[in-house]
RNA sequence: GACAAAGGCAAACCCAUCGAAAGGUGGGGGCGCAAAGUCACGGGUCUACGUUAGCGGAUGAGGAAUCGCUGUCAGCGAGAAGUUAUCAGCUAAUAGGACAGCCGGGCUGCCGAA
Numbered sequence: 001g002a003c004a005a006a007g008g009c010a011a012a013c014c015c016a017u018c019g020a021a022a023g024g025u026g027g028g029g030g031c032g033c034a035a036a037g038u039c040a041c042g043g044g045u046c047u048a049c050g051u052u053a054g055c056g057g058a059u060g061a062g063g064a065a066u067c068g069c070u071g072u073c074a075g076c077g078a079g080a081a082g083u084u085a086u087c088a089g090c091u092a093a094u095a096g097g098a099c100a101g102c103c104g105g106g107c108u109g110c111c112g113a114a
Stems, first nucleotide, its partner, number of pairs: 001111001008033002013028006031101001037107003041104003044099003050094006057087005066078005
């Protein structure tokens, strides 16, 4: 960076597969790409298995204001607020996960007209 030459890669989507997901891999398929080769170094974006916090809920534990019945100095039953443990659900935050076809950067590469 060519209305060149030889080529290369392969978006969306579909199928299969891995993954919690983002996304990856293989096949098909081509939107496009002069690095749409490669590398998570910087920025950015995506996801949230897990973790933390909160919010209702369920179950268990302990205790308990109060109420009812019977009848006697007690017995039985129900039981709000609040506490604690576990379980799942929702919300928020968070990479250790992902994206190189988001930008920058490192390394490598075909051609050689202006």
Description: Model confidence (mean pLDDT): 82 of 100. Predicted 3D model of a 114-nucleotide RNA (c-di-GMP-I riboswitch aptamer) from a marine eukaryotic metagenome.